[in-house]
Context: one part of a larger RNA
């Protein structure tokens, strides 16, 4: 100078509290330990690892096991030789496939020179063959790296020129009074000033205006099959560009007259509007050599490479994250209502027909504000059940089916019809959340043949309670104060 104290002061955070609702209990998925295992491939481990990497393990992916091939190699470049060389096609036989053997067939370039026009002769190139040079490695090492994350933290820090003070390390500035989400600002001071962050500049949203109409719209008018369906309007509502709009700007009080703070007018909005984006010096030898790149070590008929099958799916148990439930604010049957965001050609599929149904059979449209996924669901009305292990709950289990794909045993999702298990609100303990959030209720999308999605990424519907405080826990900033630590 720092660090660190169950020293002290002052101040924030869903950190307490104040309030909803969850986790631990039940079944079930998925993840992870362990244990098995011929493999159960690797990584990721307090927060910050465990629905992580993996936004798709039935083959494949695929990196692991058994097995059975190959050896210049599945892939790159180059060098010598060689060839029946015009980017050959391959029956048959063994074989699980990889591969291995091999019968016929077919094919005779281009250029230049010489031709008797039959060809010769040099030279050229893809491929294929040998040989050698290398290729390859998801082997190891994140404690040899780059790059890229992740945390603490979107916390309000961290820092530098010159000056002055000190023998020095430092110190000042950056501390103090106030103040603000902020080292944000005023004022004051040996300091003056400057960087990196903060802030603001970006994007989406929340007003309007303008400019534009193959979506909207009986607004207004006619026609109508009653469907914005058609004439017909851009008036609205959207669509998408621009532009305006909010700055403590205006008033009042309170502050040092300042910063600013409280209130109020006005405004769609007020005091950062709301929400992303965006993460400073620096920590944690944090992660990751398995996205990639890479030093260095190894392996070279194998740690390379291709092949079939199996295994990543295993279960006495243990942990985490979800889901679905124990019911009546509810189940079930019935009729009616209102969304966003997206997505589609080996693709969404409208309508029809067969089926209880998943689904199939024909099929219009639409590369899409224009056709289609698309009936949202919760909601409303009305009508059942009447508090039970039930009409609750649906796990499990049999047989029957469907679809996706060579292939659903191991190992896919669905559908019918039996069959109904545990479970009646969950102990210590713990989590998440301050508003269009919480909670709760569908619906789209990536990846994808199909899916083990109950994940994640979005999108809209209904739509609360509470917050007196900051004494206590937990992190974290500033000041200061103790130290035998550094």
């Nucleotide at each position: 100078u720092g660090a660190c104290g169950g020293g002290g002061g002052c101040c924030c955070g869903c950190a307490c509290a104040a309030g909803c609702g969850g986790u631990g209990g039940a079944g079930c998925a998925c993840g992870u330990g362990g244990u098995u295992u011929a493999a159960u491939u690797c990584g990721a481990u307090g927060c910050a690892a465990a629905c992580c990497g993996a936004a798709g393990a039935a083959c494949c992916u695929u990196a692991c096991c058994u097995g059975g091939g190959u050896u210049u190699g599945a892939c790159a470049u180059g060098u010598a030789c060689g060839u029946g060389u015009u980017a050959u096609u391959g029956a048959g036989c063994c074989g699980a496939a990889a591969g291995g053997u091999a019968a016929a067939a077919g094919a005779c370039c281009c250029u230049g020179c010489a031709u008797u026009c039959g060809u010769g002769c040099a030279g050229g190139g893809a491929g294929c063959g040998u040989a050698c040079a290398c290729a390859g490695g998801u082997g190891c090492u994140g404690c040899a790296u780059g790059g890229c994350u992740g945390u603490c933290g979107u916390c309000a820090g961290c820092u530098c020129g010159u000056g002055u003070c000190g023998u020095g390390a430092g110190a000042u500035g950056u501390u103090g009074g106030g103040u603000u989400a902020a080292g944000u600002c005023c004022c004051g001071c040996a300091a003056c000033g400057a960087g990196c962050g903060c802030a603001a500049c970006c994007c989406c949203u929340g007003c309007a205006c303008u400019u534009a109409g193959u979506u909207g719209c009986c607004a207004g008018c006619a026609u109508u099959u009653a469907g914005g369906a058609u004439g017909g309007g851009c008036a609205c509502u959207c669509u998408a560009a621009g532009u305006g709009g909010a700055c403590u700007g205006c008033c009042g009080g309170c502050g040092a007259c300042a910063a600013g703070c409280c209130g109020g007018a006005g405004g769609a909005a007020g005091g950062u509007g709301g929400g992303g984006a965006c993460g400073a010096c620096g920590u944690c030898a944090a992660g990751u050599c398995a996205u990639c790149a890479u030093g260095g070590c190894c392996c070279u008929u194998a740690u390379g490479u291709c092949c079939a099958g199996g295994g990543c799916g295993a279960c006495a148990c243990a942990c985490g994250u979800g889901c679905u439930a124990c019911a009546a604010u509810g189940g079930c049957c019935a009729a009616c209502a209102c969304a966003a965001c997206g997505g589609g050609a080996a693709g969404c599929g409208a309508c029809u027909c067969u089926g209880c149904g998943a689904a199939g059979g024909g099929a219009a449209g639409c590369g899409g504000a224009u056709c289609c996924c698309u009936u949202a669901a919760a909601g409303u009305u009305g009508g059942u059940c009447u508090c039970a292990g039930u009409u609750c709950g649906g796990a499990u289990u049999g047989c029957a089916g469907u679809c996706u794909g060579c292939a659903a045993c191991u190992c896919g999702a669905c559908u019918g019809c039996a069959u109904g298990a545990a479970g009646c609100u969950g102990g210590a303990a713990u989590c998440g959340c301050u508003a269009g959030u919480a909670a709760u209720c569908g619906c789209g999308g990536a990846u994808c043949a199909g899916c083990c999605a109950a994940g994640c990424c979005g999108c809209g519907g209904u739509g609360a309670a509470u917050a007196c405080g900051u004494u206590c826990c937990c992190g974290g900033g500033c000041c200061u104060u103790g130290u035998a630590c550094a």
Molecule: small-subunit ribosomal RNA, 3' major domain
Organism: metagenome